[in-house]
Molecule: small-subunit ribosomal RNA
Organism: Candidatus Woesearchaeota archaeon
RNA sequence: AUUCCCGUUGAUCCUGCGGGAGGCUGCUGCUAUUAGGAUUCGACUAAGCCAUGCAAGUCUGGGGCUCCUCGGAGCACCGGCAAACUGCUCAGUAACACGUCGGUAAUCUGCCCUAGAGUCAAGGAUAACCUUGGGAAACUGAGGCUAACACUUGAUAUGAAACAAACACUGGAAUGUGUUGUUUUUCAAACUCGUGCUCUAGGAUGAGCCGGCGGCGGAUUAGGCUGUUGGCGGGGUAAUGGCCCACCAAACCUUUGAUCCGUACGGGCCUUGAGAGAGGUAGCCCGGAGAGGGACACUGAGAUACUGGUCCCAGCCCUACGGGGUGCAGCAGGCGCGAAACCUUUACAAUGCACGCAAGUGUGAUAAGGGAAUCCUAAGUGCUCACGCACAGCGUGGGCUUUUGCCAAGUGUAAAUAGCUUGGCGAAUAAGCGGUGGGAAAGACUGGUGCCAGCCGCCGCGGUAACACCAGCGCCGCAAGUGGGAGCCGCGUUUAUUGGGCCUAAAGCGUUCGUAGCAGGUUUUGUAAAUUCUUUGUGAAAUCGUCAAGCUCAACUUGACGGCGUGCAGGGAACACUGCAAGACUUGGGACCGGGAGGAGUCAGAGGUAUUUUUAGGGGAACGGUAAAAUGUGAUAAUCCUAAGAGGACCACCUGUGGCGAAGGCGUCUGACCAGAACGGAUCCGACUGUGAGGAACGAAAGCUAGGGGAGCAAAUCGGAUUAGAUACCCGCGUAGUCCUAGCCGUAAACGCUGCGAGCAAGAUGUUGGGCAUCCUUUGAGGUUGCCCAGUGUCGAAACGAAGGUGUUAAGCUCGCCGCCUGGGAAGUAUAGUCGCAAGGCCGAAACUUAAAGGAAUUGGCGGGGGAGCACUACAAGGGGUGAAAUGUGCGGUUUAAUCUAACUCAACUCAGAGAAUCUCACCAGAGGCGACGGCAGGAUGAUGGUCAGUCUAAAGGGCUUACCGGACGAGCCGAGAGGUGGUGCAUGGCCGCCGUCAGCUCGUGCCGUAAGGUGUCCAGUUAAGUCUGGUAACGAGCGAGACCUGUGUUUACAGUUGCUAACAGCGCCUUUAGGCGGACUGCGCACACUGUAAAGACUGCUGUGGAAACGCAGAGGAAGGUGCAGGCAACGGUAGGUCUGUAUGCCCCGAAUCUUCUGGGCUACACGCGCAUUGCAAUGGUAGGGACAAUGGGACGCAACCCCGAGAGGGGAAGCUAAACCUCUAAACCCUAUCCAAGUCCGGAUCGAGGCUUGUAACCCAGCCUCGUGAAGCUGGAAUCCCUAGUAAUUGGGUGUCAUCAACGCCCAGUGAAUAUGUCCCUGCUCCUUGCACACACUGCCCGUCAAACCAACCGAGCAGGGUUUGGGUGAGACUCAACUUUUUUGGUUGUGCCGAACCUAAGCUCAGUGAGGUGGGUUAAGUCGUCACAAGGUAUCCGUAGGGGAACCUGCGGAUGGAUCACCUCCU
Repeated sequence: AUUCCCGUUGAUCCUGCGGGAGGCUGCUGCUAUUAGGAUUCGACUAAGCCAUGCAAGUCUGGGGCUCCUCGGAGCACCGGCAAACUGCUCAGUAACACGUCGGUAAUCUGCCCUAGAGUCAAGGAUAACCUUGGGAAACUGAGGCUAACACUUGAUAUGAAACAAACACUGGAAUGUGUUGUUUUUCAAACUCGUGCUCUAGGAUGAGCCGGCGGCGGAUUAGGCUGUUGGCGGGGUAAUGGCCCACCAAACCUUUGAUCCGUACGGGCCUUGAGAGAGGUAGCCCGGAGAGGGACACUGAGAUACUGGUCCCAGCCCUACGGGGUGCAGCAGGCGCGAAACCUUUACAAUGCACGCAAGUGUGAUAAGGGAAUCCUAAGUGCUCACGCACAGCGUGGGCUUUUGCCAAGUGUAAAUAGCUUGGCGAAUAAGCGGUGGGAAAGACUGGUGCCAGCCGCCGCGGUAACACCAGCGCCGCAAGUGGGAGCCGCGUUUAUUGGGCCUAAAGCGUUCGUAGCAGGUUUUGUAAAUUCUUUGUGAAAUCGUCAAGCUCAACUUGACGGCGUGCAGGGAACACUGCAAGACUUGGGACCGGGAGGAGUCAGAGGUAUUUUUAGGGGAACGGUAAAAUGUGAUAAUCCUAAGAGGACCACCUGUGGCGAAGGCGUCUGACCAGAACGGAUCCGACUGUGAGGAACGAAAGCUAGGGGAGCAAAUCGGAUUAGAUACCCGCGUAGUCCUAGCCGUAAACGCUGCGAGCAAGAUGUUGGGCAUCCUUUGAGGUUGCCCAGUGUCGAAACGAAGGUGUUAAGCUCGCCGCCUGGGAAGUAUAGUCGCAAGGCCGAAACUUAAAGGAAUUGGCGGGGGAGCACUACAAGGGGUGAAAUGUGCGGUUUAAUCUAACUCAACUCAGAGAAUCUCACCAGAGGCGACGGCAGGAUGAUGGUCAGUCUAAAGGGCUUACCGGACGAGCCGAGAGGUGGUGCAUGGCCGCCGUCAGCUCGUGCCGUAAGGUGUCCAGUUAAGUCUGGUAACGAGCGAGACCUGUGUUUACAGUUGCUAACAGCGCCUUUAGGCGGACUGCGCACACUGUAAAGACUGCUGUGGAAACGCAGAGGAAGGUGCAGGCAACGGUAGGUCUGUAUGCCCCGAAUCUUCUGGGCUACACGCGCAUUGCAAUGGUAGGGACAAUGGGACGCAACCCCGAGAGGGGAAGCUAAACCUCUAAACCCUAUCCAAGUCCGGAUCGAGGCUUGUAACCCAGCCUCGUGAAGCUGGAAUCCCUAGUAAUUGGGUGUCAUCAACGCCCAGUGAAUAUGUCCCUGCUCCUUGCACACACUGCCCGUCAAACCAACCGAGCAGGGUUUGGGUGAGACUCAACUUUUUUGGUUGUGCCGAACCUAAGCUCAGUGAGGUGGGUUAAGUCGUCACAAGGUAUCCGUAGGGGAACCUGCGGAUGGAUCACCUCCU
């Protein structure tokens, strides 16, 4: 400041609403020092009701009465004026009520002003008073006296009215005025002055009436009206008029909204807003209306009269029951109502008003005071110095000031307060409210709470570490105030005139014709309605602005000027545009003509194939149908083939983003009738046009009525399948219907989701019709090319758009007209109306509920979408297993005092745990022990501690009994600790698993997009690989991959002990010698092996071949070949994955027990289920004997050679070894020989018995080993499932970890040593691209409907009982009119006629709210039931209309849309 901010999403841009921030009005919570001002203060609800007091009197004009200081004063009465003002309120009123401008040639006006004239004569009453009657009272009757400025009569003047006639004047117009005549009618108190009074004319003021224009909502109110509209004539009024009456005519108002309904006093103004507007209007001013509801007249200048009268109704009061009284929406005050509003004060001193000559009187008008956090304004709650502290400040001490406060005197005022002057005292007497997660200024403070209590305008906080609840502290904002709830404006361009939209967000009527209306081509002339300019009058004051002035300032008040009131009326001028009038024109529009195009329409006729069916013939067993089947048909001959007939429906190919039509829609051929469009024209008319509220016509499919027809298809129905079910999808039958004629219905995703018309503004390229030109020509109604017009497509510039996209066929830029929209739901529902035979259509709400609903696009994820690539935790080809048995082991379950716990798809289950007898140990039973530090009980009358004996006990000075020793502390209490395998892995660190044996994940700059984001990272090849090459708005880079590191495989050089030993010499052994053997013999030596160090080597380097290259394939050489092989390392991240029981660690908890120790038990249980292993089922084997070859490791609390004993396990001795030295250490499978002979076996070894050995404090629960005996299941394993691509699988043994003892476990080592594939994406998954999505906690997603439950509002409803209003009828107080009668002659009374008529009764209509058995749908509500409808091709694409059916979402038929995925083909375009 013409302003934004938060909220839909994983993120983005929109649309759109919700909320916040501003101002104002009244209410309210907490709090509060003072002063001033104000148009503040029972308006909002009850125009409800009122106790009491006051709010309108005054004046010698008059006759009386009383008192008297004789001046006068008082009292009531008669009389005059006033009482119609002032004051209060806002019910009614949508109207000439109000505002504004006019009119009155249709009027009145007391008091006031000006001018003129006049003011004579006479008379009779009456109140007061006196006498007296009635009554409770209010009041009232009778008789008698009296006065006036009271009243009556007459005269004069003047005026008025009527009639008659003419003239003059004013004026736009005489119905006006004046003059003349006739008739009728009207005045006066004082001697003078003065004040009055009467008449006439004029003015002023006030009022009546009339008109133009202006200002609310509803069409779910469309017709209204009968004194209605007008006329002649009357009545009535101050006055016009159907205002009223009689008669005549039939008009009058209305879509420019009549009538009806609802609401409402109107304006100046007020609030808000930049304004336009929107909302309000109680107070102050102007106008109106009202006075408990309603009606009526009187008096009067003025009333149909707030504090006068009469009557009815409702209420209240008094009563002697006969009758009376009363009206606070005046000031106070009371009750009631409510969220909501003061004192039963003072004074006429001021200002005004009434009366009066005046003095004056009266005045709840007014002026004052009191009360109120109503608004506005002003001021204060201190200043300063020193010291201290945790330092924007606080505390202590000292000093200063006195606005303010308190006290006193004077002045001030009607009386006070205040103020003013003077004096005194003392920092004294004075700070709160709201907030502190974001929006939005201010805490990542402390404690409490634990989806509880609560907060929250909106978003959202709270489920044990809450910046959000409740407190404390701190901080922020405002401040005598500050917050909350309600309403209004703004914010909102969110009703859009200024100033919005409608393809997809809400929104274009299904289409056309056309009435009113609105808009309208070129040109001339006129006019001047509109428009513009100018001028005059008016638009009250207050309010508003500026400048002054007065209150100490300010608020406030006053003055001047300006503005506002955006207006209305009158005069003058201009004429471009618009309008109007007249004329002309041709380009808009229409008509006509020409030759062509067309599934345009209606009717009639003709034809074609096929299906079905009938007949005849042939034929002879199946047919049909499906994913597979079955129902069904068939020996009574089907299906199939041939021929002929019947009947109904339909019209292939041509067929084309081709044609025609307004849309719906239209397709064999021919004819008739009829309509429209395009092109061409030197034809005609001359703006005739555009749009189009209402209205009318047409309008797919379905449906309805009537009559036909019925081949095929086919809702419903029936049957068969599928399925958990299957009211479906599939199959077999099949009725309405589909067809025709005549009518109705009137709707569709009736769509280009895009209203109609006109103009302007780049192109490119197809195609259809017509025309022109050109060339070719077979001369054809042929073909080519180009241009023009009209249609129909695609791409695309500018521009537009939120984007997708549109783009001369606009969704661009303009103009005209119409329709429609304003968050989502409730709901296109209810109700009223209307149309329809019905089904239903059209029109079309609200209560209530909700913070979003929605559009487009982006990234991901997902798909029972598509494409490409990859993987032995995928398949295929193979090898071997698991799943059966027994056993071992882990898990579940069960059991138990306890069977401690964690882990649960891959990614829990021989996993933590690398091995539980005690310990471990966390579990159970039992029994004990322990508190650093501080405080308090207690304690030399002996604390704590120790102990003999007894007892408790499994055991124990652990407890208890008793006794002793000893000598200072102190677990009895309160805090606080140690400790915790106690809780939380969803508070964490660290470490680990899985995605991942993957090839991805990002960045800088640039570019594209409003943005999220994209590009790079894509495409074509290629790779194990985002590996590399080429292309490319990208160019580069990083982390991963690779490289690198370790091991292994080859070679070389060097080194040589504890290793090695080829040659040589020695030595030992064997043998007759020759000779052989020996490195747990020696020397020499380092050749070899080995060990170690340092190098080399492999790079697609070479050849051939394919390729643009990268690279692939084949080959050579080589120890090794295309990453040599095997490992290590291994991205950004995700998985709230696992671990608080490895350790660490926040918070919580236990704290003498959840700490800690001991004894025993348990973790080892056992109807059962699962996982992983071991051993087997045997002959590729078992058994027996003999023989051969390793590597890795480990060893002092140890490995142990060797010797002896034992059948063996093992035992007794014992060298060596801190280890390339010694030990473990005889490897086994294998080979040879022998045997077994197909069997539950000489297979298999479980189980059990007996006897031993070892470890250990201890082998019962519950260890291992040895010997002997026993000898179970098992004869190759269902569905299913696991591992593996080479030194691998399989198989064989060995070492080691744990470890006192114990491996069928893990890890490692070597021995023997295969088969198959060299592929694929089928299954399971992963990566990339693309597509759809209503998912984003991301498909274990989202989400629909019935049913059940609770609550809420609404609708229908037999009725019931009311309010309001209208109309008819009856009764009818009373008013008015007329007439008659009467008489105490009058201003009376009675009766009657006519008319009006309050009120009451009654009937009917309309309308409003209440209530109502029951019924209906709707909405809302963490965890109910049934299904799975939709979103992916959502598993039968979805949706629209319609019809039938069904527990439900829904299903099916017919027609339609794409707002459907996917693949293929045709056509068209680029």